About this RNA
c-di-GMP-I riboswitch aptamer from Paenibacillus baekrokdamisoli, 84 nucleotides, folded computationally. The model forms 95% of the base pairs in the Rfam consensus. The prediction has a mean pLDDT of 83.
RNA sequence: AUCGUAUAAAGGCAAACCUAGUGAAAACUAGCGACGCAAAGCUAUAGGGGCUACGGUAAUCUACCAUGCCAGCCAGCUUCCGGU
Numbered sequence: 001a002u003c004g005u006a007u008a009a010a011g012g013c014a015a016a017c018c019u020a021g022u023g024a025a026a027a028c029u030a031g032c033g034a035c036g037c038a039a040a041g042c043u044a045u046a047g048g049g050g051c052u053a054c055g056g057u058a059a060u061c062u063a064c065c066a067u068g069c070c071a072g073c074c075a076g077c078u079u080c081c082g083g084u
Base pairs, nucleotide, nucleotide: 001084002083003082004081012037013036018031019030020029021028022027035072041077042076043075047074048073049070050069051068055065056064057063058062
């Protein structure tokens, strides 16, 4: 550098549901709990994509817009062990 998670070794993280709280919402925090994860570690104005719409615009219905949010969607950066 690259490949892999093997009846390896040492470990790690923690989905959904539920409870409490924050928030307009998406979602987040803590506890419980494990669906799973070779990066389920970090990064949201470095890029793509997605979610929400307090507020704003248009407007008959409704639609559009991120400054808000998601990295366990792709992606960028870093990395244990083992093989080559």